[in-house]
Predicted 3D model of a 374-nucleotide RNA (Bacterial RNase P class A) from an uncultured Acidimicrobiia bacterium. Model confidence (mean pLDDT): 78 of 100. The model forms 91% of the base pairs in the Rfam consensus.
């Protein structure tokens, strides 16, 4: 220089002028001033918890659900951090539901002879057994039989080495062996399963030594194991509470003969319960931010100091113009410059931790490959 890679950062900055919510002080109740006012994802609501209401003595079993290599971390997770293992990359590094398949049940489209204690479609081979002439020996009157030689058919049959198919064909490689073949046998090699020695805290690893000679795959199919799980959600929940409809009391009114009692009421004042509109609390001081040491490979914890950082309710957080800063582009040998352009996705609604997905152009660190140069 050119091409990747992981990790971390930041999502402009000052000013001035309207505007628009909270808090808080003034006010002559019109208003004024002073401070606060979105995000790295506020989103998706996919996972984990607070915190509230309901059920529940504890506990265990079963059923459901969910997770699933090992170790840490964590308030918890299905999340992070390290490391086995597999797999991809020349590499840096990336991806992985990564527990069991000799508990038992089940599935495997096509293709293809054959797909689970498997099969012969080409091929191979025909030793055995069968057939077809031929030679040559016996026997025998020609006919005929028998016996030996090779020879030829591929009927029976035999084999899985070879070639085809398929995601997968019941270990590979080289030899004995045969008719031809085969783990038949035999030597390495790879798997497996036992014993055993070493390394690791464990996942798991390196080496010795025996064994039959191989026992396939799918568990994001049922299933076994192992650990986890009460439901519902801020429209949780609580609190005050108009009008209207309901209930009472008194007083009018009205009937029985005045006390008194009893009866209605388009009447009037108070009351009263539940509980709608509507208001308050939940509500934002929290697993919080920042800086610093310290412990730890790291996620991560600990200690000490300093902060207080939006709480609307159909929902405020916005225009604009100046000045600087960042990218990029053109001018310019280059550098200063000038001139033009450009800033995304988005948007809190009880919070917190994560995980996905959206993101214009950046900007910094390590590390990889490549190619010039010294």
């Nucleotide at each position: 220089c050119g091409a990747g890679c992981u990790c971390g950062g930041a999502g402009g900055g000052c000013g001035a002028u309207c505007a628009c919510g909270g808090u808080c002080a003034c006010u002559u109740c019109g208003g004024c001033g002073a401070u606060c006012g979105a995000g790295g994802a506020a989103a998706g609501u996919c996972c984990g918890g607070a915190c509230u209401c309901c059920a529940c003595a504890g506990g265990g079993c079963a059923a459901c659900g969910g997770u699933g290599c090992u170790g840490g971390g964590u308030a918890a997770c299905g999340c992070c951090c390290a490391g086995a293992c597999g797999g991809g990359g020349c590499g840096a590094c990336c991806c992985g539901a990564u527990g069991g398949a000799a508990a038992g049940c089940g599935c495997a489209a096509c293709a293809g002879a054959g797909a689970g204690c498997a099969g012969a479609c080409c091929g191979c081979c025909g030793a055995u057994g069968g057939g077809c002439a031929g030679u040559u020996c016996g026997a025998a009157u020609c006919a005929u039989c028998g016996g030996a030689c090779g020879g030829c058919c591929a009927c029976a049959g035999g084999c899985a080495a070879g070639g085809g198919u398929g995601a997968a064909a019941c270990g590979g490689u080289g030899g004995u062996g045969u008719a031809a073949g085969a783990g038949a046998c035999c030597a390495c090699c790879a798997g497996c399963g036992c014993u055993u020695c070493g390394g690791g805290a464990a996942a798991c690893u390196g080496g010795a030594g025996c064994g039959g000679c191989u026992u396939g795959g799918c568990a994001a199919g049922c299933c076994c194991c192992a650990c986890c799980g009460g439901g519902a959600g801020c429209a949780a929940g609580g609190c005050c509470a108009a009008a209207c409809a309901g209930g009472g009391a008194u007083a009018g009114a009205g009937c029985g003969g005045c006390c008194c009692g009893c009866u209605u009421c388009g009447u009037a004042u108070c009351c009263c319960g539940g509980g709608u509109a509507g208001g308050c609390c939940g509500c934002u001081u929290g697993a919080g931010c920042c800086c610093a040491c310290c412990a730890g490979u790291a996620a991560u914890g600990g200690u000490g100091g300093g902060c207080c950082c939006a709480g609307a309710u159909a929902g405020a957080u916005g225009a604009u113009c100046g000045c600087c800063a960042c990218c990029c582009g053109a001018c310019u040998a280059a550098g200063c410059g000038u001139c033009g352009g450009g800033g995304a996705c988005a948007g809190a609604a009880u919070c917190c931790g994560g995980c996905u997905u959206a993101u214009c152009a950046c900007c910094g660190a390590a590390c990889u490959c490549g190619c010039c140069a010294u």

Rfam family: Bacterial RNase P class A. Its family is annotated with tRNA processing, dimeric ribonuclease P complex and ribonuclease P activity in the Gene Ontology. The sequence was found by an Rfam model in a public genome assembly.